[in-house]
This is a predicted structure of a 144-nucleotide RNA (SAM riboswitch aptamer (S box leader)) from an Anaerolineales bacterium. Taxonomically the source falls in Anaerolineales (Bacteria, Bacillati, Chloroflexota, Anaerolineae). Rfam family: SAM riboswitch aptamer (S box leader). Gene Ontology term of the family: regulation of gene expression. The model forms 97% of the base pairs in the Rfam consensus. The coordinates come from a structure-prediction model, not an experiment, and the mean pLDDT is 77.

RNA sequence: CUCUUAUCCAGAGAGGCGGAGGGACCGGCCCGAUGAUGCCUCGGCAACCUGUUGCGGGUGCUGCGCGAGUGGCGUGGCAACAAGGUGCCAAUUCCGGCAAGCAAGCUUGGCGACGAUGCGUCGCCUACUUCUGGAAGAUGAGAG
Numbered sequence: 001c002u003c004u005u006a007u008c009c010a011g012a013g014a015g016g017c018g019g020a021g022g023g024a025c026c027g028g029c030c031c032g033a034u035g036a037u038g039c040c041u042c043g044g045c046a047a048c049c050u051g052u053u054g055c056g057g058g059u060g061c062u063g064c065g066c067g068a069g070u071g072g073c074g075u076g077g078c079a080a081c082a083a084g085g086u087g088c089c090a091a092u093u094c095c096g097g098c099a100a101g102c103a104a105g106c107u108u109g110g111c112g113a114c115g116a117u118g119c120g121u122c123g124c125c126u127a128c129u130u131c132u133g134g135a136a137g138a139u140g141a142g143a144g
Base pairs, nucleotide, nucleotide: 001144002143003142004141005140006139007138008137013042014041015040016039017038021031022030023029025097026096027095028094043089044088045087048085049084050083051081052080053079054078055077058075059074060073061072062071063070064069093136098133099132101131103130104129105128109125110124111123112122113121114120115119
């Protein structure tokens, strides 16, 4: 760097260095000389992987027993801990970006066709809110 997969509305800050932009990109909106972003130290959050302990008896193999049963090993499940490997500690990944979606609502605006006559049907375009899905990004685990 690429691929696969899980998660992303919860949670968790002090000190020092340094001195201008930062929040990935674009738009918005925020943070920032009352010193941000970043780096270091300490602290914390969480529970993805490893680990430890417990529960339960799912599943495979197996020992003992005439039998009801009882034991061992592996694998899988649930819970707890937070020792190790990461991660994280402004704002929901800060919000949106794509799809009018045989999802819901709202405004009903523009164009075209047909019927018709001031209305209706169909198609296309444009715009708002919610929902859903997607894209992008971040992190873990695995693989290349």